[in-house]
RNA sequence: CUCAUCGAGAGGGACUGAGGGAACGGCCCGUCGACGUCCCGGCAACCACCACGCACCUCCCGCACGUAUGGCGGGCGUGGGAACGGUGCCAAUUCCGUCCCAUGGCGAGGGUCGCCGUGGGGAAGAUGAG
Numbered sequence: 001c002u003c004a005u006c007g008a009g010a011g012g013g014a015c016u017g018a019g020g021g022a023a024c025g026g027c028c029c030g031u032c033g034a035c036g037u038c039c040c041g042g043c044a045a046c047c048a049c050c051a052c053g054c055a056c057c058u059c060c061c062g063c064a065c066g067u068a069u070g071g072c073g074g075g076c077g078u079g080g081g082a083a084c085g086g087u088g089c090c091a092a093u094u095c096c097g098u099c100c101c102a103u104g105g106c107g108a109g110g111g112u113c114g115c116c117g118u119g120g121g122g123a124a125g126a127u128g129a130g
Stems, first nucleotide, its partner, number of pairs: 001130006011040005019029003023098004041090003046086002049081002051078003059075005094124001099121010
C1' cells in the first nucleotide's frame, strides 16, 4: 500500500499499584485493585489442514492424458468439517459521537438557530492475509 472483517462469542489466579478505555468531547472502568506483565483456562475460525462444487449449473484458469459424466495443480466459493499448528481476541457495537448526505420530533424565533434522535456513506483505528 491492497483486500477482508469489526451488533456474536469467551475469565480465573499471581505480581504490581494509579490511572485506563488510541486523540478530543461524552459516558464508563478503577485502591471492593482497574491498566499492564506472567501462568492457566476459554472464545472464535483470518491463515494453514480436510471435504465438496449444491450455492449464480457442466464454477474459472492452466497442465498432461486422449474421449471419460474423468486426473493433477492453482484460483474462487460453501447453510461444510476439524481445532494439533501460525496469529488474534476474552467490560461496554471499534463503548457512543467527531466529517458528509438524507430524514423525524421538540423549542425558540426570523429566514435561520438550538436540543433529542433515525438511516446511509466516509475518516480514523484494530485484526488477519498478501
Overview
This is a predicted structure of a 130-nucleotide RNA (SAM riboswitch aptamer (S box leader)) from uncultured Nocardioides sp. The sequence is in RNAcentral, with records from MGnify. Rfam family: SAM riboswitch aptamer (S box leader). Rfam describes the family as follows. The SAM riboswitch is found upstream of a number of genes which code for proteins involved in methionine or cysteine biosynthesis in Gram-positive bacteria.